The part of an RNA shown here (small-subunit ribosomal RNA, 5' domain) has 517 nucleotides and comes from an uncultured bacterium.
It matches the Rfam family "Bacterial small subunit ribosomal RNA". Gene Ontology terms of the family: ribosome and structural constituent of ribosome.
Context: one part of a larger RNA
RNA sequence: GAUGAACGCUGGCGGCAUGCCUAACACAUGCAAGUUGAACGAGAAGUUCCGGAACGAGUCUUCGGAUGAGGGAAGGGAUGGAAAGUAGCGAACGGGUGAGUAACGCGUGGGCAACCAACCUUACACAGGGGGAUAACACAGAGAAAUUUGUGCUAAUACCGCAUAAGCGCACAGGAUCACAUGAUCCGGUGUGAAAAACUCCGGUGGUGUAAGACGGGCCCGCGUCUGAUUAGCUAGUUGGUGAGGUAAAGGCUCACCAAGGCAACGAUCAGUAGCCGACCUGAGAGGGUGAUCGGCCACAUUGGGACUGAGACACGGCCCAAACUCCUACGGGAGGCAGCAGUGGGGGAUAUUACACAAUGGAGGGAACUCUGAUGCAGCAAUGCCGCGUGAAGGAAGAAGGUUUUCGGAUUGUAAACUUCUAUCAGCAGGGAAGAAAAUGACGGUACCUGACUAAGAAGCCCCGGCUAACUAUGUGCCAGCAGCCGCGGUAAUACAUAGGGGGCAAGCGUUAUCC
Numbered sequence: 001g002a003u004g005a006a007c008g009c010u011g012g013c014g015g016c017a018u019g020c021c022u023a024a025c026a027c028a029u030g031c032a033a034g035u036u037g038a039a040c041g042a043g044a045a046g047u048u049c050c051g052g053a054a055c056g057a058g059u060c061u062u063c064g065g066a067u068g069a070g071g072g073a074a075g076g077g078a079u080g081g082a083a084a085g086u087a088g089c090g091a092a093c094g095g096g097u098g099a100g101u102a103a104c105g106c107g108u109g110g111g112c113a114a115c116c117a118a119c120c121u122u123a124c125a126c127a128g129g130g131g132g133a134u135a136a137c138a139c140a141g142a143g144a145a146a147u148u149u150g151u152g153c154u155a156a157u158a159c160c161g162c163a164u165a166a167g168c169g170c171a172c173a174g175g176a177u178c179a180c181a182u183g184a185u186c187c188g189g190u191g192u193g194a195a196a197a198a199c200u201c202c203g204g205u206g207g208u209g210u211a212a213g214a215c216g217g218g219c220c221c222g223c224g225u226c227u228g229a230u231u232a233g234c235u236a237g238u239u240g241g242u243g244a245g246g247u248a249a250a251g252g253c254u255c256a257c258c259a260a261g262g263c264a265a266c267g268a269u270c271a272g273u274a275g276c277c278g279a280c281c282u283g284a285g286a287g288g289g290u291g292a293u294c295g296g297c298c299a300c301a302u303u304g305g306g307a308c309u310g311a312g313a314c315a316c317g318g319c320c321c322a323a324a325c326u327c328c329u330a331c332g333g334g335a336g337g338c339a340g341c342a343g344u345g346g347g348g349g350a351u352a353u354u355a356c357a358c359a360a361u362g363g364a365g366g367g368a369a370c371u372c373u374g375a376u377g378c379a380g381c382a383a384u385g386c387c388g389c390g391u392g393a394a395g396g397a398a399g400a401a402g403g404u405u406u407u408c409g410g411a412u413u414g415u416a417a418a419c420u421u422c423u424a425u426c427a428g429c430a431g432g433g434a435a436g437a438a439a440a441u442g443a444c445g446g447u448a449c450c451u452g453a454c455u456a457a458g459a460a461g462c463c464c465c466g467g468c469u470a471a472c473u474a475u476g477u478g479c480c481a482g483c484a485g486c487c488g489c490g491g492u493a494a495u496a497c498a499u500a501g502g503g504g505g506c507a508a509g510c511g512u513u514a515u516c517c
C1' cells in the first nucleotide's frame, strides 16, 4: 500500500459498487420455460336467437273440464373461447457452482486435402397422386395413490408407400488441371437410390432438394502452465502394423490377427495441491502474490453408470438402472433432488428480502396482437469498500467561572465559551416535478431535480503520547496490578502500568487481528 474481510468502541447524509471465502451439508414453501387456434380434431362457462315443458293469476263451466296473461325447463343454431390432447419450435440458451481436473483443460500460434451445422441470408429447381392409423373423446374395468388396461370413433404441417428430380448420394471404369503423404477440383459416361405440407385476414407465412455465406461447434499439432527424488523405474490396448467395425469426422476409438515395442534423470510413474485466462494487488521496474465481483473457456448438477430424442445433450428444473437419504402408503406399491431467485436448519469469526416490474435491454414462441422470462431492470438490508458533503462562519480579553498544575507570583485549558452579527450545505416542512419512451406503454417513483419558508438548530468519535514515531505533566500503584510490534517498562520520586489534565494523529470513522507485496 491492499482486502469479498472479521472483531472492539463509535456512528449524520448522499452517489456508485460489493455482500456464504466455511458444509459440492440437508432442504419446508412460492416462483425460475414456455409458446403457437394463421398445423389439427374436439370443445366447458358466458352471451344471443329459436324453442316452448312443469307450474299457473284470471275467465267460462253441464263441475267432468275448457281457455288462459304469465312462466320459462329440455332440446337446437350462432358467437365465444377455459381446461386437456395430437403436432411444431424452444426447452442444449439464459441462470448457478468450482467438487473433479496437472489435462490439448486453459493461454497463445497454426492445421482439417479428416468434419458438422437447426434458426438466418443468397441463388437455382420443385411440391403430382394415394394409404393406414392414433391421442383427445365415449363406454367398460384395475388400483389407496402414482398410474394403467380393454373395446369403439376421429383429424392434421403427425406417420407410410408410389411418382418425378439435377451439377445430390452410392458403385464402376475414364480424361483434364493442380497439389500438401493418404489426395483435391472439374468434365462427361453406365447402373442404382433418396424429397415435399399445407395454412391464410389473399397481403403473405411456411415445405423439399442442391450450392454458397454467416453465426456456432468438433478434432489434431508446436510452445507455455505448481510442489516433492525422504516417489526411479513405468506400461499389456500398452507402442506400431494389416484388416474390419464405429463416428459428422482422423485415430487402439473398438475388435481379430501379427510384430515387440512405447515413456523416463531435459524427471516418466507415483504422491500432494489446484479450475485456467483477460485481469486484480504490490513494485521504479524486473519480479512476487491472487484468480471475489465483470468478461472468455472448461467441468459439474444428491453419488455412480447408461442411452433415448434431437441440428445440437449423453441433458441442473428430461428418461432408465443401481446406491444413500427424505416423504406418502390401504404394506401391494409410489414420490423427490435449490451448486436457479428468495427463504430455512446446520457449519462458521463472518456474508442480505420468502419485495416490485416486464416500463427499458435481451431471450423463447407467434404473421401479429401478445404470452412467458427470480435473465434483466429496480427497490430493501449492511460504514463492507471507494468518492463527495456536513456537524457552522465572522467578531469577541473582564484573558470570566470551573478544571489541571504551581516555586503560590503565576501558568495552562483559551477566542475556546458566554455575548453580538450572519448564513442554510445536509437533514426536516411545503409547493412544483422530469429524462429514461419511436404512436401508446414507467416497476423505479411523487424518485432525481428546482423553488419557498424555517431554526445554529438534529449530526464526533477512535487511537496514541519511553525510542523507532508526531505528541508531557500530576496522582495512585510498588517486579504487585499490569503493558508490550521490537528494544524493553514496573522492586517508593514510573513522560512505558491505571486515572486525570494537557498534547499529537486520523476522522464517520478509528484501532486490533488475519493474509499478500
Stems, first nucleotide, its partner, number of pairs: 001516003005513005012389006018382002020347001025345003029342003034089003039086002046079005055070001058067003096300003105225008115217002120213007128162001130160002137152006168193005174187005198205002226272003233263003238260008275297004279290004302323005325336004353379001356377002361375001362373004392422004402413004426458001429452004436444001461506005466487003472501005482489002

About this RNA:
The full RNA is in RNAcentral, with records from ENA, Greengenes and SILVA. Its mean pLDDT, the model's own confidence on a scale to 100, is 85.